[in-house]
RNA sequence: GUUUCCCCCACGCCGAACCUCGGGUGAGGAGCUCGAGGGCGGGGGACCCAGGUUGUUUGGGGCGAAUCACACGGUCAUCCGUGAGAAGCGCAGGCUCUUUCCGCGCUAGCCCGUCAGCUAACCCCGUAGGCCGACGAAAGAGGACUC
Numbered sequence: 001g002u003u004u005c006c007c008c009c010a011c012g013c014c015g016a017a018c019c020u021c022g023g024g025u026g027a028g029g030a031g032c033u034c035g036a037g038g039g040c041g042g043g044g045g046a047c048c049c050a051g052g053u054u055g056u057u058u059g060g061g062g063c064g065a066a067u068c069a070c071a072c073g074g075u076c077a078u079c080c081g082u083g084a085g086a087a088g089c090g091c092a093g094g095c096u097c098u099u100u101c102c103g104c105g106c107u108a109g110c111c112c113g114u115c116a117g118c119u120a121a122c123c124c125c126g127u128a129g130g131c132c133g134a135c136g137a138a139a140g141a142g143g144a145c146u147c
Base pairs, nucleotide, nucleotide: 001005012131013130014129018038019037020036021035022034023033024032025031039127040126041125042124043123044122049117059115060112061111062110063109067086068085070083071082072081073080074079088106089105090104091103095142096141097140098139099138100137101136
């Protein structure tokens, strides 16, 4: 507000995805965009180790919590749907971190292109996107503020 829904702002949440400076746009703002630096995150990359097994189209590998296996149904298979598990992950739990119980939820998607174990030096890349729901009960450590 046109009200069991939508929009905006604030606090906050998932995530590495934040901060500073300068240019452009804009209104001398916010935001967006380009560049640089810092921080954070990821990948490649020796000796040694992995060393005698395995893999090499049944390809292999990377980001990410997002894997494993079961039952039923659809389907030629692949695949899809439903249900309930195990591993894993997240929560306004209102300063941060660790642990336990309980409750709720997630368990996707994308990329490289035949190729990459670990890996010092070194090299390269990202710094997005989404959400607005909020269960409480304990233990410990650290910090901040107040008296």